[in-house]
RNA sequence: UUUGAUAGUUGGCAAACUAACUAAAAGGUUAGGACGCAAAGCUAUGGGUCUAAAGCCGUUAAUCGGCUAUGAUUGCCAGGCCGCUGUU
Repeated sequence: UUUGAUAGUUGGCAAACUAACUAAAAGGUUAGGACGCAAAGCUAUGGGUCUAAAGCCGUUAAUCGGCUAUGAUUGCCAGGCCGCUGUU
């Protein structure tokens, strides 16, 4: 350097859906449930996406519409931090 064989664990998390609670909503929490995940662990730091209560603008008989995160999403992508196994 090449080829072949062997090892690669214990385990972990939990999508959709259902129920209850919570929130203006997006969503979240708990229980059940597993689609999947070698970071589907933590972190909203950057981007993306979702929602629009409050606010602003327009409109109407009533209404309705638009803009906008301070809200959310880490199982959208990255950054940062921590961790498990095997080999060297």